RNA sequence: AUUGAAGAUCAAGCGCCCGGACCCGCUCGCUGAGAGUUGGGUUGACGAGGAUGGAGUUAUCGAAUUUUCGGCGGAUGCUCCACGGUUGGAUCGGCCGUUAUCGGUUGCCCAAAUCCCGGGGGUAACCCCGGGGACAAAGGUAUCCGGAUGAUCCGAC
Numbered sequence: 001a002u003u004g005a006a007g008a009u010c011a012a013g014c015g016c017c018c019g020g021a022c023c024c025g026c027u028c029g030c031u032g033a034g035a036g037u038u039g040g041g042u043u044g045a046c047g048a049g050g051a052u053g054g055a056g057u058u059a060u061c062g063a064a065u066u067u068u069c070g071g072c073g074g075a076u077g078c079u080c081c082a083c084g085g086u087u088g089g090a091u092c093g094g095c096c097g098u099u100a101u102c103g104g105u106u107g108c109c110c111a112a113a114u115c116c117c118g119g120g121g122g123u124a125a126c127c128c129c130g131g132g133g134a135c136a137a138a139g140g141u142a143u144c145c146g147g148a149u150g151a152u153c154c155g156a157c
Stems, first nucleotide, its partner, number of pairs: 014073004019069001020043006026036003046062003052082006083097004088154005101147004106142004115132007
C1' cells in the first nucleotide's frame, strides 16, 4: 500500500461535498481594486409530523428569508402487491395500518431557528454552549353534523 475478516462508533428532515459562496496563506498585480489549472480551511435546511413486509418512486407540513444556491446518498410519504383490521367465518369490493372509516363545524394541544442577553473556541470565514420572550402548518384529540359500514355464500341462534 492492497485485499479480506472481526469489533467499536454511527444519522432518519438525517448524513455527505470534485460545484458555488466565504476565510487564511501563496503567486501575479503591486498604491490599490483585483486576478489564479495554487495550498489549507469555513459554509452548505429551522423545527413539526411520520414505520406491518417487499418492490417501485423527482417523498409530507409549515417557520425564516443574503446561497435554506447546486449536487449525492439515505429516508417513516405515495403507488402496487402481500399480510393484517374493519361481522362469527370464506370470497369479492371499499376504507384503513395494529389507537387499523372518510369529509366538515367548533373547542383544545403542540416547534425550533430567526430575534434579544451572556459565555467559550478559532488569525479569520465561522463554530459551540447557556439564559429570555414569541410565533406555524400539517397533525392529534374532544364534540357535533353528514357520508360509508357493501355483495354472495356458510355457520350459529
Annotation: The RNA shown here (glmS glucosamine-6-phosphate activated ribozyme aptamer) has 157 nucleotides and comes from a Clostridia bacterium. Rfam family: glmS glucosamine-6-phosphate activated ribozyme aptamer. Gene Ontology terms of the family: regulation of gene expression and catalytic activity. By type it is a riboswitch. It was read from a public genome assembly, where an Rfam model found it.